Transfer RNA from Phormidium sp., 75 nucleotides, folded computationally.
The sequence is in RNAcentral, with records from ENA.
Lineage of the source: Bacteria > Cyanobacteriota > Oscillatoriales > Oscillatoriaceae > Phormidium.
Model confidence (mean pLDDT): 82 of 100.
It matches the Rfam family "tRNA". By type it is a transfer RNA.
RNAcentral records the identical sequence in 4 taxa.
RNA sequence: AGUCCUGUAACUCAAUGGCAGAGAACUUGCCUUACAAGCAAGUGGUCGUAGGUUCGAUUCCUACCAGGACUACCA
Numbered sequence: 001a002g003u004c005c006u007g008u009a010a011c012u013c014a015a016u017g018g019c020a021g022a023g024a025a026c027u028u029g030c031c032u033u034a035c036a037a038g039c040a041a042g043u044g045g046u047c048g049u050a051g052g053u054u055c056g057a058u059u060c061c062u063a064c065c066a067g068g069a070c071u072a073c074c075a
Base pairs, nucleotide, nucleotide: 001071002070003069004068005067006066007065011023012022013021018055026042027041028040029039030038048064049063050062051061052060
């Protein structure tokens, strides 16, 4: 330098062109002498950034940013 992959909740990951979810974590309550476990409820997101297509974009297209893999070059 080139090619490809990934980016969604504090963390690990889903999903699908039509109001964004799970686990786990956190908070509260129940339970317990107490803690853990368990049960119930709740909080939490500009879907990496900016444009474009579309009635409508997290999803499709383009550029950029960040991370990763491979290839090439170099001494």